[in-house]
């Protein structure tokens, strides 16, 4: 040099589920938007558990696209795990 792996920036892809219904505020009113409630529903920010199945070869324990739905969300935009690509850093092996 190259090749892997992890991190940080950038570009592009990216789900799911009620533009639900009451009160209010704003407004001449109506959308739109906020707050409060109520029913429903969605998991891919973050957060919590490892009860289930499944993986780390088994116990033990661990984490996850696995369960919860606190928290977020249920037109659009915005987010948004995770890929991909490119760039800069570390690191390993030969």
């Nucleotide at each position: 040099a190259c090749a892997a792996g992890c991190a940080a920036c950038g570009c592009g892809c990216g789900a799911g589920a009620g533009a639900c219904c009451g009160u209010c505020c704003c407004g001449c009113a109506a959308a739109u938007g906020g707050a409060c409630g109520g029913c429903g529903c969605c998991g891919a920010a973050g957060g919590c558990g490892c009860a289930a199945a499944a993986c780390c070869g088994c116990c033990c324990g661990g984490a996850a696209u696995c369960g919860c739905u606190c928290a977020g969300g249920c037109a659009a935009a915005a987010g948004g795990a995770g890929c991909g690509c490119g760039c800069u850093g570390c690191u390993u092996a030969a």
Notes
A computed fold for a 94-nucleotide RNA from Nevskia sp., annotated as Glycine riboswitch aptamer. The prediction has a mean pLDDT of 76. Taxonomically the source falls in Nevskia (Bacteria, Pseudomonadati, Gammaproteobacteria, Nevskiales).